[in-house]
RNA sequence: GGGCUUGUAGUAUAGUGGUAGUACGCGGCAUUCGCAUUGCCGAGACGCGGGUUCGACUCCCGCCGAGUCCACUA
Numbered sequence: 001g002g003g004c005u006u007g008u009a010g011u012a013u014a015g016u017g018g019u020a021g022u023a024c025g026c027g028g029c030a031u032u033c034g035c036a037u038u039g040c041c042g043a044g045a046c047g048c049g050g051g052u053u054c055g056a057c058u059c060c061c062g063c064c065g066a067g068u069c070c071a072c073u074a
Base pairs, nucleotide, nucleotide: 001070002069003068004067005066006065007064010024011023012022013021018054026042027041028040029039030038047063048062049061050060051059
């Protein structure tokens, strides 16, 4: 330098055109003498910029980041 894959709460992951979910973690309440466990409730996310569309996390393009393979240099 080129090909391919990929980017979603703090972490891990689902979702693939119409409402963004789950687990752990975090906060509150209940339970306990207290802690832990358990139950209930809550806060918290679509990398950035354009395009297509009535509507984009989802499709297309570019940029940025990550992974992987190839090539080049020494």

This is a predicted structure of a 74-nucleotide RNA (transfer RNA) from Candidatus Nealsonbacteria bacterium RIFCSPHIGHO2_01_FULL_43_31. RNAcentral records the identical sequence in 3 taxa. Rfam family: tRNA. Its mean pLDDT, the model's own confidence on a scale to 100, is 83.